[in-house]
RNA sequence: AAACAACAUUUGCCGAAUUCUCAAAUUGAGAAACGGGGGAACCAAUUUUGGGUGAAUUAACCUUGUUACAAGGGUUAUAGGGAACCUUCAACCGAACCCUCAGCUAACCUCGUAGGCACCGAAGGGAGUAUCA
Numbered sequence: 001a002a003a004c005a006a007c008a009u010u011u012g013c014c015g016a017a018u019u020c021u022c023a024a025a026u027u028g029a030g031a032a033a034c035g036g037g038g039g040a041a042c043c044a045a046u047u048u049u050g051g052g053u054g055a056a057u058u059a060a061c062c063u064u065g066u067u068a069c070a071a072g073g074g075u076u077a078u079a080g081g082g083a084a085c086c087u088u089c090a091a092c093c094g095a096a097c098c099c100u101c102a103g104c105u106a107a108c109c110u111c112g113u114a115g116g117c118a119c120c121g122a123a124g125g126g127a128g129u130a131u132c133a
Base pairs, nucleotide, nucleotide: 011118012117013116014115018032019031020030021029022028033113034112035111036110037109038108043103050099051098052097053096058077059076060075061074062073063072064071080093081092085125086124087123088122089121
């Protein structure tokens, strides 16, 4: 000096997952805000391996397994997804978990406020804002 790693602060991102108040201030309670579920009439359906949150669906091949299905594992793709908006290109993700009563659903009831990550990829277009003259 460079690279890598860790910690702290700022800024920003995925996500509903933030702020505030009281207090016994490590534990608890509540409010606002954001988000999820249950739940009439009407409608829908009469569902054939139930349902939900989520972008995270679907398929081919190989393999394990079975009397045969099913289920599991691997590879490759794919619906879909993300940093103000649109298009194109590039890279990346394409999981996990929960419930077995549940269509929609006003009133009403009920639950959550986690976790993780980064120096913000490039080109073109449109819109808006700020500053200066």
Predicted 3D model of a 133-nucleotide RNA (c-di-AMP riboswitch aptamer (ydaO/yuaA leader)). Its mean pLDDT, the model's own confidence on a scale to 100, is 76. It matches the Rfam family "c-di-AMP riboswitch aptamer (ydaO/yuaA leader)". Rfam links the family to the GO terms regulation of gene expression and cyclic-di-AMP binding. The sequence was found by an Rfam model in a public genome assembly.